The part of an RNA shown here (small-subunit ribosomal RNA, central domain) has 352 nucleotides and comes from an uncultured bacterium.
It matches the Rfam family "Bacterial small subunit ribosomal RNA".
Context: one part of a larger RNA
């Protein structure tokens, strides 16, 4: 390399958008570059294959022929890629009427609960524990009422229930805005899939500046336990958990399944729509789109199978990954990126 793979064996990049590039719907004409025929020229001999001959044979030498799978040029074919012209409408879009929804973004706003403050009752405990003890209270704690302060998160509804390309997304209420679904068949006419770099997004920790800071809390402090306890339990209690601005660029970023398109058994169920059919309403009842789960044949697979119209089947496109296994190691060294933590790329030696 050629074949072989990528749920769990090593392998799908966290997503997404999109340049280059690869692949691409139906008809009808033109070209003929790709594609096939045929020719006529070169593809040096000699070797290597078929054959026929010469040395007794053979090795070896001769002669024919094939092969030389190319390459240039000329005539022709036109089914198929391609290019050019013309048209279509099923793919993509648009458009007109409708649905639903924690989708984003600003902003206001609401009650519950903790804490924290003032006062009032009220009196000797409170807390925590497996049992304790530090720890708070006679300067009046815990507890109750009552009013105030401030920060966070949004019980019940709530659902293998919505939405979002991932990450995510939940109290109300307004503005601002993406993206989806049905149904019409008005418009355009292939605009279409995929994407190497590239750009954008990207939980949590984390960093830089400013601010907030109720809870809860890494470090740290103390109490316990234990042989020891740098833990696991208690009491405390600082960065952080928040806002705002900018940066990290990562994760079991997982469905451990890229991404589009096609076809191909069934049953029951939830979401959100049309259409019919039956009802006085409520409702059922049959058809069908989309999207979400359950079971389950065919088939797969090494078994497993949370696989099976939401594939892990049968195929077509296009990217990105893997290449004996364990360690060394996601480590070193160069690059690049970053304020730093670190990230991304990514060895050998040696070992078994």
């Nucleotide at each position: 390399u050629u074949g072989g793979g990528c749920g769990u064996a090593a392998a799908g990049c966290g997503a997404g958008u999109g340049c280059a590039g690869g692949c691409g719907g139906u008809u009808c004409a033109a070209u003929a570059a790709g594609u096939c025929u045929g020719a006529u020229g070169u593809g040096a001999a000699a070797g290597c294959c078929u054959u026929c001959g010469g040395c007794u044979c053979a090795a070896c030498c001769g002669g024919a022929g094939a092969a030389u799978u190319g390459c240039a040029u000329c005539a022709g074919a036109a089914a198929c890629u391609g290019u050019u012209g013309a048209a279509c409408u099923u793919g993509a879009g648009u458009g007109c009427a409708g649905a639903a929804g924690a989708g984003g973004a600003g902003a206001g706003u609401g009650g519950a609960a903790c804490u924290c403050c003032a006062u009032g009752u009220g009196u000797a405990g409170c807390g925590g524990u497996g049992g304790a003890a530090u720890g708070c209270g006679u300067a009046g704690a815990u507890a109750u009422a009552u009013g105030g302060a401030a920060g966070a998160a949004c019980a019940c509804c709530a659902g293998u229930g919505g939405c979002g390309a991932a990450g995510g997304c939940g109290g109300c209420u307004c503005u601002c805005u993406g993206g989806u679904c049905u149904g019409c068949a008005a418009c355009u006419g292939a605009c279409g899939c995929u994407g190497a770099g590239g750009c954008u997004c990207g939980a949590a920790a984390g960093c830089a500046u400013g601010g907030g800071u109720a809870g809860c809390c890494a470090a740290c402090a103390a109490a316990a336990a234990u042989a020891g306890a740098u833990a696991c339990c208690c009491u405390g209690g600082u960065a952080g958990u928040c806002c705002a601005u900018g940066c990290c660029g990562u994760a079991a970023a997982c469905g451990a399944c890229c991404u589009c398109u096609a076809a191909a058994a069934g049953g029951a169920g939830g979401u959100g729509g049309g259409a019919g059919g039956u009802u006085u309403c409520c409702g059922c009842c049959u058809c069908u789109c989309a999207g979400u789960g359950c079971u389950g044949c065919a088939g797969c697979u090494a078994a497993c199978g949370c696989c099976a119209u939401u594939a892990a089947g049968c195929a077509c496109u296009c990217c990105g990954c893997c290449u004996g296994g364990g360690g060394g190691a996601g480590u070193a060294c160069g690059a690049c990126c970053g304020c730093a933590a670190g990230g991304u790329u990514g060895a050998a030696a040696c070992u078994c």